This is a predicted structure of an 84-nucleotide RNA (Glycine riboswitch aptamer) from a soil metagenome. Model confidence (mean pLDDT): 79 of 100.
RNA sequence: CAGUGGGAGAGACCGGUCCCGUUCAUCCGGGCCCGGCGCCGAAGGAGCAACCGCCCCGGAAACUCUCAGGCUAAUGGACCGCUG
Numbered sequence: 001c002a003g004u005g006g007g008a009g010a011g012a013c014c015g016g017u018c019c020c021g022u023u024c025a026u027c028c029g030g031g032c033c034c035g036g037c038g039c040c041g042a043a044g045g046a047g048c049a050a051c052c053g054c055c056c057c058g059g060a061a062a063c064u065c066u067c068a069g070g071c072u073a074a075u076g077g078a079c080c081g082c083u084g
Base pairs, nucleotide, nucleotide: 001084002083003082004081005080006079011037013036014035015034016033018031019030020029021028038071039070040069044067045065046064047063051059052058053057
């Protein structure tokens, strides 16, 4: 590096336009998009720094921040196991 298995956290939140289903109609349910607040940290990014090194300098986290990402499932997913 590749394949494969495992892999957490946090609203299936609120509001609005439109569309679809049901209905006499409203209500109700679902979908796309937009806005709002709340929340999570284990892609990435950034910060401090224990620590480490070839020590004038550099590398540095699972800590911290949430820009990004994420908050049913799916996808993604640090990290771990096995195989090459």